[in-house]
RNA sequence: CUUGAGAGUUUGAUCCUGGCUCAGAACGAACGCUGGCGGCAUGCUUAACACAUGCAAGUCGAACGAUGGCUUCGGCCAUAGUGGCGCACGGGUGAGUAACGCGUGGGAAACUGCCCAACAGUGGGGAAUAACAGAUGGAAACGUCUGCUAAUACCGCAUACGCCCUUCGGGGGAAAGAUUUAUCGCUGAUGGAUGUGCCCGCGUCUGAUUAGGUAGUUGGUGAGGUAAAGGCUCACCAAGCCUUCGAUCAGUAGCUGGUCUGAGAGGAUGAUCAGCCACACUGGGACUGAGACACGGCCCAGACUCCUACGGGAGGCAGCAGUGGGGAAUAUUGGACAAUGGGCGGAAGCCUGAUCCAGCAAUGCCGCGUGAGUGACGAAGGCCUUAGGGUUGUAAAGCUCUUUCGCGUGGGACGAUGAUGACGGUACCACGAGAAGAAGCCCCGGCUAACUUCGUGCCAGCAGCCGCGGUAAUACGAAGGGGGCAAGCGUUGUUCGGAAUUACUGGGCGUAAAGCGCACGUAGGCGGCGCGUUAAAUUAGGAGUGAAAGCCCUGGGCUCAACCCGGGAAAUGCUCUUAAGACUGGCGCGCUUGAAUCCGGAAGAGGGCAGUGGAAUUCCAAGUGUAGAGGUGAAAUUCGUAGAUAUUUGGAAGAACACCAGUGGCGAAGGCGACUGCCUGGUCCGGGAUUGACGCUGAUGUGCGAAAGCGUGGGGAGCAAACAGGAUUAGAUACCCUGGUAGUCCACGCCGUAAACGAUGAGUGCUAGUUGUUGGGAUGCAUGCAUUUCAGUGACGCAGCUAACGCAUUAAGCACUCCGCCUGGGGAGUACGGUCGCAAGAUUAAAACUCAAAGGAAUUGACGGGGGCCCGCACAAGCGGUGGAGCAUGUGGUUUAAUUCGAAGCAACGCGCAGAACCUUACCAACCCUUGACAUGGGAACUUUGAAGGCAGAGAUGUCUUCUUGUCGCAAGACGGUUCCACACAGGUGCUGCAUGGCUGUCGUCAGCUCGUGUCGUGAGAUGUUGGGUUAAGUCCCGCAACGAGCGCAACCCUCAUCUUCAGUUGCCAUCAGGUUAUGCUGGGCACUCUGAAGAAACUGCCAGUGACAAGCUGGAGGAAGGUGGGGAUGACGUCAAGUCCUCAUGGCCCUUACGGGUUGGGCUACACACGUGCUACAAUGGCGGUGACAAUGGGUCGCGAGCCCGCGAGGGCGAGCUAAUCCCCAAAAACCGUCUCAGUUCGGAUUGCACUCUGCAACUCGAGUGCAUGAAGUCGGAAUCGCUAGUAAUCGUGGAUCAGCACGCCACGGUGAAUACGUUCCCGGGCCUUGUACACACCGCCCGUCACACCAUGGGAGUUGGUUUUACCCGAAGCCGGCGCGCUAACCCCGCAAGGGGAGGCAACCGACCACGGUAAGGUCAGCGACUGGGGUGAAGUCGUAACAAGGUAGCCGUAGGGGAACCUGCGGCUGGAUCACCUCCUUU
Repeated sequence: CUUGAGAGUUUGAUCCUGGCUCAGAACGAACGCUGGCGGCAUGCUUAACACAUGCAAGUCGAACGAUGGCUUCGGCCAUAGUGGCGCACGGGUGAGUAACGCGUGGGAAACUGCCCAACAGUGGGGAAUAACAGAUGGAAACGUCUGCUAAUACCGCAUACGCCCUUCGGGGGAAAGAUUUAUCGCUGAUGGAUGUGCCCGCGUCUGAUUAGGUAGUUGGUGAGGUAAAGGCUCACCAAGCCUUCGAUCAGUAGCUGGUCUGAGAGGAUGAUCAGCCACACUGGGACUGAGACACGGCCCAGACUCCUACGGGAGGCAGCAGUGGGGAAUAUUGGACAAUGGGCGGAAGCCUGAUCCAGCAAUGCCGCGUGAGUGACGAAGGCCUUAGGGUUGUAAAGCUCUUUCGCGUGGGACGAUGAUGACGGUACCACGAGAAGAAGCCCCGGCUAACUUCGUGCCAGCAGCCGCGGUAAUACGAAGGGGGCAAGCGUUGUUCGGAAUUACUGGGCGUAAAGCGCACGUAGGCGGCGCGUUAAAUUAGGAGUGAAAGCCCUGGGCUCAACCCGGGAAAUGCUCUUAAGACUGGCGCGCUUGAAUCCGGAAGAGGGCAGUGGAAUUCCAAGUGUAGAGGUGAAAUUCGUAGAUAUUUGGAAGAACACCAGUGGCGAAGGCGACUGCCUGGUCCGGGAUUGACGCUGAUGUGCGAAAGCGUGGGGAGCAAACAGGAUUAGAUACCCUGGUAGUCCACGCCGUAAACGAUGAGUGCUAGUUGUUGGGAUGCAUGCAUUUCAGUGACGCAGCUAACGCAUUAAGCACUCCGCCUGGGGAGUACGGUCGCAAGAUUAAAACUCAAAGGAAUUGACGGGGGCCCGCACAAGCGGUGGAGCAUGUGGUUUAAUUCGAAGCAACGCGCAGAACCUUACCAACCCUUGACAUGGGAACUUUGAAGGCAGAGAUGUCUUCUUGUCGCAAGACGGUUCCACACAGGUGCUGCAUGGCUGUCGUCAGCUCGUGUCGUGAGAUGUUGGGUUAAGUCCCGCAACGAGCGCAACCCUCAUCUUCAGUUGCCAUCAGGUUAUGCUGGGCACUCUGAAGAAACUGCCAGUGACAAGCUGGAGGAAGGUGGGGAUGACGUCAAGUCCUCAUGGCCCUUACGGGUUGGGCUACACACGUGCUACAAUGGCGGUGACAAUGGGUCGCGAGCCCGCGAGGGCGAGCUAAUCCCCAAAAACCGUCUCAGUUCGGAUUGCACUCUGCAACUCGAGUGCAUGAAGUCGGAAUCGCUAGUAAUCGUGGAUCAGCACGCCACGGUGAAUACGUUCCCGGGCCUUGUACACACCGCCCGUCACACCAUGGGAGUUGGUUUUACCCGAAGCCGGCGCGCUAACCCCGCAAGGGGAGGCAACCGACCACGGUAAGGUCAGCGACUGGGGUGAAGUCGUAACAAGGUAGCCGUAGGGGAACCUGCGGCUGGAUCACCUCCUUU
């Protein structure tokens, strides 16, 4: 200086916890689609798999001899060999390695070719050998023998400043020359530089379900060895050494600079570039050398490949290219040494797959282009459309321009300071033509920018998460349109981020995951006050280092950028040094407040042992006594006449200790309860004498630790797992009952777990109070009070905390110290392994797989076999029914060619249907029609049309005949009509009521449902609307953080009941008059009834009581009516995807000579059966007969029909009146009187026969009625169930709609006219409050386990296969070391004149030690497979039950034990994370 973003998903909704997922960046990537150019980078991540072919390390003739060639004879060139230097660099790879390997910082006991500086020297000799020649073996590779020769090859001698050894006397050791000179070399030694070897501090992955490891091991002495310290090696001695601060073992891994990500801290990573290490087919080994135990060297062993004449040989791409293979996947068998660098050489130069370049690949980063301007009346085409238009869209075309890139032509570099250019005729420049050659990919439900149509129909498919798709899919597929990025775009994989989701920065543990059951205590961590000292730690300054590259800043170079170059900064680290002295630590001295000891008091179910006591149960004995007892919801099993139960007395035994008893006491926890004694632990208060930080916590460890359980021995009254029987039940392995064994009890020993809970670790300090209670103390007043203090134990409550609930001096507040524990749910506290246990089992403790949640608290509902209050014909009290019969009617079922369709608990079933013989009619059969029965439009022809008749036919229809004949216009013609043609279209009671409108049902005429503002709560929400009263009512009053308001309630509307006024015909008739046998019949009248308009009247208004001075309630008066006067209309927010596409309307889909239309006939009326709703009955409250009292509502001209006549009657004939307060339907019926006398009847009327009537085109299927005859079931109805609270039920008739006809149904009307309601316990429904909840599709909910089937992963498993490792033994290649060295040799030495001889030395061979590979045996460990088997998970609508959630119908759960198909049940102990009621205690307010 820069720097930090969130979202989706658990719920009906909310807050929290918590996981999963997404948006970002990155990559040596791969895959899909697409692809113009350039620059710069990058390119086998897999098989350290195997490799054909070529190349990758040579050079020096100025070291040497020799050979060949050329020669201008001066010499030059080439080279196999000897010799020198190099080949240990450069290049590749990452197998191994958890290590001083690497990083970083130090160190001492070393070597170092070439190079640099300075010093000294370079004298004199000798013996060989390759090449070469000859001979010879072999297929080859390659040799063997004999002989010759040189050197800077090899060996002595001499010399030695310095060098090395030394017993300090001394001893030892070198060289090479080439060349004309110059010069280059050589030897010794010193120093430097470079490189290398070695040692040390610190850092460097995971696992403890790896806890002990180690014999050269650890150290010493001595020796050997090395360039060098060292157990590096050996001999001897000692017994050490490493390790919970993680040894050993197992797994994984090259390390670093850096890279990616991130705000950072971190996390992940270690390609390219750079440093180090390791490796070079696998394993072992040494040689040479300055340097190797050597990638393109050697030897041996092994595997593999190749050659072979079978006797033997050859090889090692993890160099560059390249091939096969593996794989999702990674390039050319290219050019050049021009540059940079390396090797050799004096040099020229040669070599260099290092390197520089080119090629291939969008693999990445960066840059550029694919054109620019103009162009509407908005072309065409596409898509959508409400058919108007919108959009694609200035986009295109057209017109005017430009030419980057690319293409063509020409010029043409830098890299090269002199020569030399692979790249390369490249970069770059100029000119030319021409918009010309150059755009795709993904996405469009939310997250997340971007929307429509069609297709599809839980199919096909999509999906990162949530989730889309079951006929109107913005989510699938396509198209149009849009959004994003762009020569790329998406997908997949991986890493970091988001994730504070391992929390150092920066989390938690009462109930979400999480405090060990409790204590003691080891290591460790932390630790009171004062002084001094030290300087480990800390802080500050300085020095060294922290390679380069990279990142960052700054400047510069390629046109820019990527890229490259220069400078700076940074590199948080390590080391050294100086200083400081506060804090932490060390050391020393002191102190008393923490801690402990002491003295004096105190309380207590604290613990252990021994003894004692009474009540009760059971048993035994005896007495009294008789038929039952016992037990339950009810019973039974059981006991009892062999005398039970009951009762009395006596005795025995075991276990437990009523009352006291208390959110009282004690204890660390578990736990502890009669009384007495003994032993014993802890605590509290007071005093202030002693010690002087002695403290806190506490991994591992140790001890204690309810109940159940186990072992041994006792004991056994009651209770009681198991078990047996009885009940209950569909079953009942349970709940209930009767019995009953372990056990419960004691002693000793195990077990070590519980909801071992305050679900709250221990310790210390601080932070308002009020009020109980237990144990001490102090003070005051003076005997029981007050104040106060310490220690415990409760309740409420402030601040604060908390997701909320709640906690709140006994913290879950504010801080510190230490320990334990958590990291999504399930799998699972399981498997395997270990430890412990006699066992049961405990403890420690995973993974695969699977899900997108699991969870906590609180909210609103709903629900409860939870609670409280209240209401309703809900029950009860009554009356009458249904369910039984016959019939009617509807439904189911069955049948049928069809029996059209719908309605389905209440809220379908005398419902749609207010009326199916045809029609209706939608169904079936048959026969017909195809622009159609109906609407609009075009063309052509004919032209009005209507009626009657004949023929064929079942008819529709076809055909024939006769008659009749539109409007306007003079006419042409127009309008109108008919027919024909073609097409748009008609038509559909076809589908979807789960696409809809409208209408309706239902909860329910129940009293509720909401809103605004305010307030409370993080929020969902709450408050209001709850509470106390009251009401039919959320009706009203009072109170209240609420105040108001809306839809509902009520009222306003209609009707009935009383009265008044007005009006008075068709109604009425009191008075007057007339007439009649009689009648409002007439005049007349409008008083009354009535009609129909307007009013009046009822409001708890008045009185009394009650209540709270309220609302109201109770009673009374008056009144026609009294507390809503009776009835109706009126149906809040909503619920049921309730009903209806077949009333109507309507989206979409489907049919179109048919799913449309017409006709005839049939069917909807069927009939073993089942149900609903009704009618009629079963009779005497009745039947029959008689008599002839009293209504109201309605309806009537295609009609009602008086009256008269006919018929037994239905009815028929004639027919007045009436379009209606006028006439008609119209007779009301129950009532009343008489008779019948309890029977299948004088009840009942079904069924059937005969004969008729009416309607209608037509009564066969299939109408109603009449008369006569027939005379079934039925004698009041099982379980169950319905209606009704007053003019109601019951009962009696009457009318109407529909309708030609058809009514037991429906809708209305009046007549007669009851009974009962104590009351709210119960059933049903509903309202309010409250409580529990695992429900929210809301209890018709949710949900558990076995069994069956399928799939998946996993444990055990006789064994089997393989890897790895350990121990013991055997074998022992090459090689080094040691010994020996008969054989070979001999440059040096000795003897000898010489020949020659001898020896030191060397070599081969042999022996020994070590040792790779290999073998045998026994283990450890890991992995694969495995018959069978165990549980687990997931699956569609399987089976059995109902365990849990409400008091879940036996409260649940924890531990343990037994039992059972299963969930589970039962015993014992524990917990509340149990509802309800009651009691007790405490608290708050007044």
Record summary: A computed fold for a 1486-nucleotide RNA from an Alphaproteobacteria bacterium, annotated as small-subunit ribosomal RNA. Its Rfam family is "Bacterial small subunit ribosomal RNA". The source organism's lineage runs through Bacteria, Pseudomonadati, Pseudomonadota and Alphaproteobacteria. Model confidence (mean pLDDT): 85 of 100.